[in-house]
């Protein structure tokens, strides 16, 4: 530096059960659609979400300090092969 092949092995979308948050989302269990960083970090943009707060009294608007690393970018790590 690369993921063509091998090998042991990882991880686990939707979906369905439970449990938890205001929700977004988040756990544990089944369950793989896919991943060579699908491990870690909310730092930058992007996405979703509003208990609340603004603002309003009409349908609804506006804001993270809530989530999201399996949306991209950044950081700082790591296993096997290959070169």
């Nucleotide at each position: 530096u690369u993921g063509a092949u091998a090998a042991g092995g990882g991880c686990a979308a939707a979906c369905u059960c439970a449990g938890u948050a205001a929700a977004a989302g988040c756990u544990g269990a089944g369950g793989a659609c896919g991943c060579a960083a699908a491990g870690c970090u909310a730092c930058g943009g992007g996405u979703c979400u509003u208990c609340c707060a603004c603002g309003a009294u009409a349908g609804g608007g506006u804001g993270a300090u809530g989530a999201u690393a399996g949306c991209c970018g950044g950081g700082a790590u790591a296993c096997c092969a290959a070169u």
Overview
c-di-GMP-I riboswitch aptamer from Desulfosporosinus sp. Sb-LF, 83 nucleotides, folded computationally. The sequence is in RNAcentral, with records from Rfam.